[in-house]
Context: one part of a larger RNA
RNA sequence: UUGGGUUUAAAGGGUGCGUAGGCUGUAUAGUAAGUCAGAGGUGAAAGGUUACGGCUCAACUGUGACAUUGCCUUUGAUACUGUUAUGCUAGAAUAUGGAGGCGGCAGGCGGAAUGAGUCAAGUAGCGGUGACAUGCGUAGAUAUGACUCAGAACACCGAUUGCGAAGGCAGCUUGCCAUACCAUUAUUGACGCUGAUGCACGAAGGCGUGGGUAGCGAACAGGAUUAGAUACCCUGGUAGUCUGCGCAGUAAACGAUGAUAACUCGUUGUCGGCGAUAUACUGUCGGUGACCAAGCGAAAGCGAUAAGUUAUCCACCUGGGGAGUACGAUCGCAAGGUUGAAACUC
Numbered sequence: 001u002u003g004g005g006u007u008u009a010a011a012g013g014g015u016g017c018g019u020a021g022g023c024u025g026u027a028u029a030g031u032a033a034g035u036c037a038g039a040g041g042u043g044a045a046a047g048g049u050u051a052c053g054g055c056u057c058a059a060c061u062g063u064g065a066c067a068u069u070g071c072c073u074u075u076g077a078u079a080c081u082g083u084u085a086u087g088c089u090a091g092a093a094u095a096u097g098g099a100g101g102c103g104g105c106a107g108g109c110g111g112a113a114u115g116a117g118u119c120a121a122g123u124a125g126c127g128g129u130g131a132c133a134u135g136c137g138u139a140g141a142u143a144u145g146a147c148u149c150a151g152a153a154c155a156c157c158g159a160u161u162g163c164g165a166a167g168g169c170a171g172c173u174u175g176c177c178a179u180a181c182c183a184u185u186a187u188u189g190a191c192g193c194u195g196a197u198g199c200a201c202g203a204a205g206g207c208g209u210g211g212g213u214a215g216c217g218a219a220c221a222g223g224a225u226u227a228g229a230u231a232c233c234c235u236g237g238u239a240g241u242c243u244g245c246g247c248a249g250u251a252a253a254c255g256a257u258g259a260u261a262a263c264u265c266g267u268u269g270u271c272g273g274c275g276a277u278a279u280a281c282u283g284u285c286g287g288u289g290a291c292c293a294a295g296c297g298a299a300a301g302c303g304a305u306a307a308g309u310u311a312u313c314c315a316c317c318u319g320g321g322g323a324g325u326a327c328g329a330u331c332g333c334a335a336g337g338u339u340g341a342a343a344c345u346c
Base pairs, nucleotide, nucleotide: 003318004317005316006315007300008299012314014201015200016199017198021194022193023192025088026087027086028085029084030083031082033081034080035077036076037075038074039073040072041071042070048066049065050064051063052062053061054060091191092188093187094186095185096183097182098181100179103177104176105175106174107173108172109171110154114150115149116148117147118146119145120144125136126135162169163168206247207246208245209244210243211242215241216240220236221235222234223233258313259312260311261310262309263308266291267290268289269288270287271286272285273284274283295302296301319346320345321344328339329338330337331336
């Protein structure tokens, strides 16, 4: 490389958009590039295969034939692929109407809790633990009430619920933006699928700069525990957590399961639409769950939301360690990211 694979053994890119490329519904007609058939030319010699010879045999060697799977020219065939033209509506998209959501961005508002301040009232403890202590408190704490301020997060509802491409998204409300779904016809008429490079988005933590800082809390300090205790427990507490503008670009970024399309026995819940009705049972489209037939699987299990049966395109794997390291390149302010070996060893 081929082959075989990628839920858990090595292996699905974090996610989307999309360039090149690859693949691409249905009908008719033309063309004849691919494709197929006939003919001709060429495909040096040696070498190869084969037949018959020459050296006493063989190696070696001579002659003929074949092969040389190829290329070119020409004459035809037209199913399929390509191409040109004209159509079609089952894919795709648009319009109209309906209805949905913790989808996104910006603004405004709310109550509970926590902490702080002031006042009132009140007295000796509070806090914390397995038990202590550090800590707070007669300069009046803790507990209680009133008022004021601050920041962050939104109890109940709440759910195998819902939405989003993924990351993710939850108090209420207003505006703007986007979006899947359903129904009926109507419109366009293959406009589609995938997608190397690329572009955009991308949790937490981190970085730059300006703001903010209630609670929590790496680092740090103290108190305990302990043989020790650079920890677990406790008292404090800086960065951070929040926010504007930039950077960073990684996660067990997981369904550890790429995208799209088609096909394949049933049962049962639920969410959003649309129906029908004889009130009997129950239909249909799109999501989201549970159990299972066939089938698949090493098994666990999967099972119309497939890991079943197929097709197209992309990504990735090829024993463990060395190593996601070194070197080089590239991106970054840095931290570091991306790409990514070998010696050696088992």
The part of an RNA shown here (small-subunit ribosomal RNA, central domain) has 346 nucleotides and comes from an uncultured bacterium. Rfam family: Bacterial small subunit ribosomal RNA. Gene Ontology terms of the family: structural constituent of ribosome and ribosome. Its mean pLDDT, the model's own confidence on a scale to 100, is 87.